[in-house]
RNA sequence: AUCUUAUCAAGAGUAGCGGAGAGACUGGCUCGAUGAAGCUCGACAACCGGCGUUAGCACGGUGUCAAUUCCAGCAGAUGGCGUAUCAUCUGGGAGAUAAGAA
Numbered sequence: 001a002u003c004u005u006a007u008c009a010a011g012a013g014u015a016g017c018g019g020a021g022a023g024a025c026u027g028g029c030u031c032g033a034u035g036a037a038g039c040u041c042g043a044c045a046a047c048c049g050g051c052g053u054u055a056g057c058a059c060g061g062u063g064u065c066a067a068u069u070c071c072a073g074c075a076g077a078u079g080g081c082g083u084a085u086c087a088u089c090u091g092g093g094a095g096a097u098a099a100g101a102a
Stems, first nucleotide, its partner, number of pairs: 002101007013041001015040003021031003025073004042065003046062004050057002069094001074091006
């Protein structure tokens, strides 16, 4: 890197270092010197394991910590309009995460 299955409307700092970008991509729209990315500490608790016999713990492995995966990106349905745009819902596709397979 590939395949399969599941989930993606919740949750997470007024910290330190760092210095200008970030939100996958495209188009929007946002966040950012009242400091971005990244690293450290901290936190959350999504999946697997462990402990518990309850309905949690955060002990281990990953993960995550602005906005519904920020919205849309392909197709269908419904409503409105009748000049056309638009809105809502559903299913895909893409993406992310976990576990397993090879």
SAM riboswitch aptamer (S box leader) from Sporolactobacillus vineae DSM 21990 = SL153, 102 nucleotides, folded computationally. NCBI's taxonomy places the organism under Bacteria, Bacillati, Bacillota, Sporolactobacillus, Sporolactobacillus vineae. The coordinates come from a structure-prediction model, not an experiment, and the mean pLDDT is 84.